Source information: This is a predicted structure of an 82-nucleotide RNA (transfer RNA) from an uncultured Pseudomonadota bacterium. Its Rfam family is "tRNA". Gene Ontology term of the family: triplet codon-amino acid adaptor activity. Rfam classes the family as a transfer RNA. Model confidence (mean pLDDT): 80 of 100. The sequence was found in a public genome assembly.
[in-house]
RNA sequence: GGCGGUGUGGCGGAAUUGGUAGACGCAGCGGACUUAAAAUCCGCCGGUUAACACCGUACCGGUUCGAGUCCGGUCACCGCCA
Numbered sequence: 001g002g003c004g005g006u007g008u009g010g011c012g013g014a015a016u017u018g019g020u021a022g023a024c025g026c027a028g029c030g031g032a033c034u035u036a037a038a039a040u041c042c043g044c045c046g047g048u049u050a051a052c053a054c055c056g057u058a059c060c061g062g063u064u065c066g067a068g069u070c071c072g073g074u075c076a077c078c079g080c081c082a
Base pairs, nucleotide, nucleotide: 001081002080003079004078005077006076007075010026011025012024019065028044029043030042031041032040046055047054048053058074059073060072061071062070
């Protein structure tokens, strides 16, 4: 340099044919139970905001009523070839 694959919260990992992003689990926080703790159970758990709401799938654009998904370009990592 060429070709291919991967990129989603703190972590793993879903999302069918383009139609509520993050199901589910781990971690974390709060509560119940307990003399206390562990275990167990319940609730919360991306960001901004007082709230409404807005934003968010590596980055920048495009198509579309609507994009994690399709198209173009870029970056990072991995593999193969040279």